About this RNA
SAM riboswitch aptamer (S box leader) from a soil metagenome, 100 nucleotides, folded computationally. RNAcentral holds the sequence, with entries from MGnify. Model confidence (mean pLDDT): 79 of 100.

């Protein structure tokens, strides 16, 4: 960079620290979240995409290995259709994993 899947579900009365913080190229808004301790690290957990195991070859378990993840839908905004309006749906962006 291309191609497939998947993104309403799940995960702590913990230890350290202490002032910010909410993804990524940038920018802005909105709304949140933190001293009844954020971010960040450790321990812990979740999850089953890759792995393993058994078999009917596609589904079942498993959780020792490689990622992933532990506030809000990917926290909200873009663009098309729909609605009287909330919304609904659909691409696109975007982030994870496999793979070229």
């Nucleotide at each position: 960079u291309c191609u497939u899947a998947u993104c309403a579900a799940g995960a702590g009365u913990g230890g350290u620290g202490g002032a910010g913080g909410g993804a990524a190229a940038a920018a802005a808004g909105g709304c949140c979240c933190a001293a009844u301790g954020a971010u960040a690290c450790c321990c812990g957990g979740c999850a089953a995409c890759c792995a393993g195991u058994a078999u009917u070859u596609a589904u079942a378990c498993u959780a020792u290995g490689g990622u992933g993840c532990c506030a809000a839908u990917u926290c909200c905004u873009g663009c098309a259709a729909u609605u009287c309006g909330c919304g609904u749906u659909g691409c696109a962006a975007g982030a994870u994993a496999a793979g070229a």